Notes
This is a predicted complex of two RNAs, RNase P RNA and transfer RNA, with 454 nucleotides together.
[in-house]
This record gives sequence, structure tokens and C1' cells, in this order.
RNA sequence: CAAGAGGACCGGGCGGUCGCGGGCGCGCUGGCGCGCACGAGGAAAGUCCGGGCUUCUCAGAGCGCGGUGCUGGCUAACCGCCAGGCGGAGCGAUCCGACGGAUAGGGCAACAGAAACAUACCGCCCGGGGCGUUCUCGGCGCAAGCCGGGGCCGCCAAAGGGUAAGGGUGAAAUGGCAGCGGCAAGAGCCUACCAGCGGCCGGGCGACCGGCCGGCUGUGCAACCCCCACCGGAAGCAAGGUCAAGCAGGGACAAGGGGCUGCUCGUCCCGUUCGAGUCCCGGGUAGACCGCUCGAGGCAGCCGGCAACGGCUGCCCUAGAUAGAUGAUCGCCGCCCUGCCGCCGGCAGGGAACAGAACCCGGCUUACAGGUUCUCUUGGGCC
RNA sequence: UGCCGGGUCAUCUAAUGGUAGGAUAGUGGACUCUGAAUCCACUCAUCUUGGUUCGAAUCCAAGCCCGGCAG
Repeated sequence: CAAGAGGACCGGGCGGUCGCGGGCGCGCUGGCGCGCACGAGGAAAGUCCGGGCUUCUCAGAGCGCGGUGCUGGCUAACCGCCAGGCGGAGCGAUCCGACGGAUAGGGCAACAGAAACAUACCGCCCGGGGCGUUCUCGGCGCAAGCCGGGGCCGCCAAAGGGUAAGGGUGAAAUGGCAGCGGCAAGAGCCUACCAGCGGCCGGGCGACCGGCCGGCUGUGCAACCCCCACCGGAAGCAAGGUCAAGCAGGGACAAGGGGCUGCUCGUCCCGUUCGAGUCCCGGGUAGACCGCUCGAGGCAGCCGGCAACGGCUGCCCUAGAUAGAUGAUCGCCGCCCUGCCGCCGGCAGGGAACAGAACCCGGCUUACAGGUUCUCUUGGGCC
Repeated sequence: UGCCGGGUCAUCUAAUGGUAGGAUAGUGGACUCUGAAUCCACUCAUCUUGGUUCGAAUCCAAGCCCGGCAG
């Protein structure tokens, strides 16, 4: 200098003028005026998760349904975060993982291929059968030669037996690879290395790692159903309360009804003709206040911890709207881009993205113009 | 606010782990004096990205868009 990897941060500040919101204080007091401090986010978004909180009269059990899935920690909790283990990608810094179980059971693997839970198409080997050359023994024959038995070599088709190494098919075919060996020919048959499974020993809280020994060892898919372990009641601030105002009730079920609850058990409450409660139809009111902002809160420093995070001390209060508020303008400064001059720097012009709280937090995901900075990796050059 | 469903050629609609098909439309040809009808042929698609798997329209995750129900 170039290319990458991981993390943190900015994305405006100050002052004046006018205009908004609630809060506090003062004055005036139906009203209104003045002053003070404060007034959208890193995602406020998506509504994907987890909670706090509220209600369902009290407290349960089982089923169903849903979620998570290596180990150890953090946390109020989580499908989150941190650190490790194993596996994969990358030269590397690093990144990704949906990561329990295929021997509880069921199901699937098209096409190709002989065969996909079971297997022999080609090929190789075997004695035996036939043919040919040749050697040998015996018999017959004057000879040429003929008959029978045995051996070696070569060739050949059917049937039978052995084989699963090689070839072909496929994503996957009796664990992979190599042959010191071994066989009639082959095969973990055997040997060396590796993977898997089992046993023993050592290290570690653990997931796992290392070493030794051993029979040799028939896939994959659970983001197919499922099994195992753990967790989960339901509904949600339009939850739920208080006050005020206003109208118009009628019907059904009915000795049973209703709640906890998606279902069952269980249990509780009200009621039995003076009717409980539920449901259906119809009418009225959509007003004011609370909930509503002090929080698992923010900032700084120190300590513990590899870290996530926790503890201690000090300081701070920082929107609570309800048709929904923070805008406009002027000046200066800051940040960025371009150009020029010049190398302490200066001048001119321009730009600023994604985007607005609605009960509150902790995460995840998505969107984002332009940038700042720290650490690390790889390549090149110089000293 | 909560719950649920969907996205395939230009349009409508099949394929539910194993070659993405049919109809209409469009283009060209045949037939006809011409046109219609008919016949033949052809083109065009899984919302986007990633993952699981030998293989994905189909299974899973995220994003975009459309619609329904209740309140």
C1' cells in the first nucleotide's frame, strides 16, 4: 500500500426570535399571563420469542396441544448471550451448525442396476465330459497300423459346485485403503494404517480427549411419523378499576345452572317455583379520572470473572399524548464530499440516510446516504 | 390487537419428496374466393433468498405482497 475478518461509535451541538406538549412555581382569578427545567430510536419497525403487571372465587391432577434439544455458565426468563466440545467451510484471521436416539416401533430411497434389508449379470476357479498334438505301459498284427489304461499341453458348449476381490449401475452395495501374506480362485482369511463398536486405564465439573486390547464390522433419512429428557393454565392495557350520565325492555332453558379449562377427573359458588345463572333479540352510553411512568432504570469509577455478567461507591430523574405534541427561521460551530492554494493550515460550493413512543422491559430479525476508530489475518514493497 | 389462509406461463387451474401438465390467449402453417370454425406445431411459470436431502413447487427458516375471521 492492497485485499479481507471481528468489535465499538457518530448520524448533530450552542445561542436568539416566533410557534407547540404536559409538569412545577408565581400572579391574576370563568378565562389568562409570566418564569423554570424537560420533550421520540438504534432500530421507536416486524409482532418472531421471553417476562413483569392485570383479570378469570381458592387450590390441584391427568390427557391433549405447543416449544426446546452437545456440555458448563449468565439472566427475572428465553428459541437469547458467553465460554468450551465435536463436525463442516476457508491459505488464514474467523464463520456456520436444526448438535439426544436409527438396537422401541412404523415408513421412504424414483430412474439405473443382478440386487436397496436383500442380493449374483459379466467375470474368475474346480473336478469331470468331448476334441486335437505328444509321451509312456500292455495286447493284437509280417508291416502299415488298431484297441485299452495312464500323464502333459491347448481348445470348447451345457449342467453342477465355489466366489463376491475386479468390472458395470447408483448419492449409497459384507467398513475404507494397500498387499508382507494366503487360497483351486477369492474374501478382514491375515498383516500395517484409519474409521466404527465393545472392554480397561489416565485427564477433565462435563460434552469429550489420549493410550492399550479385541471378535472383525450389512447403508441413509427423524427440517418423515415417532421415542427420550426438560419447560409451558388461559386471555391480554382495546388487560382491568373508580366516578358521572342515560334508557326499554322482551324471550328461551329451568331443577338445575355457572366458574376454574381446549378436554376429563376433582373442587367451589349460586339456586330449587318468592325462581339462580347462562344464552338470544332489542335499547342506551362511547364522558372524566386511575392504570400512565422511579424502572430486572441511566451515567461514572473500582473490584471479581477468560467472557457473558455480577458486586460496591457516588451522581442523575430524562415524553406520558388521547385525533394524538418537539416545527419554522437566523447566525456560529462540528461531521462528510468535491475543487483550489498551501503543507501548523486556509478558502469556496454542496450534503446528511432508515425513519416517529402509546403499559414497561430483555432479546432476535429487517431497513439504513455518508462516515470515524480499535484489534487481527493474508499478499506486496521499503528500512 | 389477536388468530388463520394464500402466492405456479399473460390469465384460470393441476402436480402433496422423483419428467412442472391442461385450457384460454399469442405466433406460424394447413384448409377456404375471404373470414369464422377445425387441425398441426411452437413460446412463456413454481413470490425472493438461504437451508435439509442423492433429488424440493412440495419439508424448514427469514424477507416481500395479497386476503379472511373475531374484537
Rfam match: Bacterial RNase P class A. It is annotated as a ribozyme.